Model confidence (mean pLDDT): 80 of 100. This is a predicted structure of a 74-nucleotide RNA (transfer RNA) from a Patescibacteria group bacterium. Taxonomically the source falls in Bacteria candidate phyla (Bacteria). Its Rfam family is "tRNA".
[in-house]
RNA sequence: CGGGGAGUAGCGCAGAUGGCUAGCGCGCGUCGUUCGGGACGACGAGGUCGCAGGUUCGAGUCCUGUCUCCCCGA
Numbered sequence: 001c002g003g004g005g006a007g008u009a010g011c012g013c014a015g016a017u018g019g020c021u022a023g024c025g026c027g028c029g030u031c032g033u034u035c036g037g038g039a040c041g042a043c044g045a046g047g048u049c050g051c052a053g054g055u056u057c058g059a060g061u062c063c064u065g066u067c068u069c070c071c072c073g074a
Stems, first nucleotide, its partner, number of pairs: 001073007010026004019057001028044005050066005
């Protein structure tokens, strides 16, 4: 320098052909249960989807640029 892949909640991930409020598990908070804890159950908080633009009535998803990490090639 060129090619490919990844970036979505604190962590690990899912999001077919763009479409109603972006989910799952763990973790976290409150409550219940218990003598107390764990386990279990109920409820809840937490995300401007790496960043900046574009297309569209509508973008996590499509297009362009860019940043970080991984792999391959030179």